About this RNA:
Predicted 3D model of a 350-nucleotide part of an RNA (small-subunit ribosomal RNA, central domain) from a metagenome. Its mean pLDDT, the model's own confidence on a scale to 100, is 88. The RNAcentral record of the full RNA draws on SILVA.

Context: one part of a larger RNA
RNA sequence: CUGGGCGUAAAGAGCGUGUAGGCGGUUUGAUAAGUCAGAUGUGAAAUCCCUCGGCUUAACUGAGGAACUGCAUUUGAUACUGUCAGGCUAGAGUGUCGGAGGGGAUGGCGGAAUUUCUAGUGUAGGGGUGAAAUCCAUAGAUAUUAGAAGGGACACCUGUGGCGAAGGCGGCCAUCUGGACGACUACUGACACUGAGACGCGAAAGCGUGGGGAGCAAACAGGAUUAGAUACCCUGGUAGUCCACGCUGUAAACGAUGAGUGCUAGGUGUUGCGGGUAUUGACCCCCGCAGUGCCGAAGCUAACGCAUUAAGCACUCCGCCUGAGGAGUACGGUCGCAAGGCUAAAACUC
Numbered sequence: 001c002u003g004g005g006c007g008u009a010a011a012g013a014g015c016g017u018g019u020a021g022g023c024g025g026u027u028u029g030a031u032a033a034g035u036c037a038g039a040u041g042u043g044a045a046a047u048c049c050c051u052c053g054g055c056u057u058a059a060c061u062g063a064g065g066a067a068c069u070g071c072a073u074u075u076g077a078u079a080c081u082g083u084c085a086g087g088c089u090a091g092a093g094u095g096u097c098g099g100a101g102g103g104g105a106u107g108g109c110g111g112a113a114u115u116u117c118u119a120g121u122g123u124a125g126g127g128g129u130g131a132a133a134u135c136c137a138u139a140g141a142u143a144u145u146a147g148a149a150g151g152g153a154c155a156c157c158u159g160u161g162g163c164g165a166a167g168g169c170g171g172c173c174a175u176c177u178g179g180a181c182g183a184c185u186a187c188u189g190a191c192a193c194u195g196a197g198a199c200g201c202g203a204a205a206g207c208g209u210g211g212g213g214a215g216c217a218a219a220c221a222g223g224a225u226u227a228g229a230u231a232c233c234c235u236g237g238u239a240g241u242c243c244a245c246g247c248u249g250u251a252a253a254c255g256a257u258g259a260g261u262g263c264u265a266g267g268u269g270u271u272g273c274g275g276g277u278a279u280u281g282a283c284c285c286c287c288g289c290a291g292u293g294c295c296g297a298a299g300c301u302a303a304c305g306c307a308u309u310a311a312g313c314a315c316u317c318c319g320c321c322u323g324a325g326g327a328g329u330a331c332g333g334u335c336g337c338a339a340g341g342c343u344a345a346a347a348c349u350c
Stems, first nucleotide, its partner, number of pairs: 003322004007304002012318001014201004021194002025088007033081002035077008049065006091191001092188003095184004103177007110154001115149007125136002162169002206247006215241002220236004258317006266295011299306002323350003332343004
């Protein structure tokens, strides 16, 4: 390399939109490019293979045959693939009606709590810990009552519940807006799937400019602990956490499981929509579609386990792996304000 693989052994890109490319439902006709068959020409000689012969044999060598799996031309075949033309509706999409949802963006509003400030009551402690101390407090703290300010997060509801491609999304109201699902089957008629590059989105932390700053809290300071304690515990506390705009582009970005389609026993929950039965009591019972859990048959798996939400049986397309370390590093390129990201070796060692 042919291969064999990718839940946990090395290996699924963090996620999407989509270009080229690859691949593509059903049916009729045409064509004959691929495909298949025949013929002709060519495929130098030598070599390889077979037979016979020549050197005593062999190596070597002479002759003949086969072969040269290829190419071109030509004559046919038409199942499959392609191309062209015409149909179909089971894929896909559109339409009408309907309900569900923390899907997204913007604006406004609300209550509880923490903190601070002002005023009242009130007096000696409070706080904190394993125990303490630093710390706060007679300049009146803690506690308690009333008022004010400001920022951030939204208890209960809350649920292996919902929505979203992923990251993620949770107080209430309004405006704008995306997607999925069910019922009806009216319309289009393969318009599909995947997707190298490309483009977009992308937690937290971090960066730039300008705001904001209640609580929390890297760094930092002090008190403890300890042999030491650059920690764990305590008292403080700045970036940051919040907002706007821009950048960064990474995570155990995980289901450690790429996307799509079809097929292959069941049982039991739950969410959304619909149908039926029965009645009206929120229900209950049966069924269909779409999600989301658990348990399990066959099958698969090294085992664990997976099992109609597959890690089963098949097909299409993409990504990735190829002993451990060196190393996701160096160099180069490229992106970034930087931090750094992406791409990505080798010597050497075992």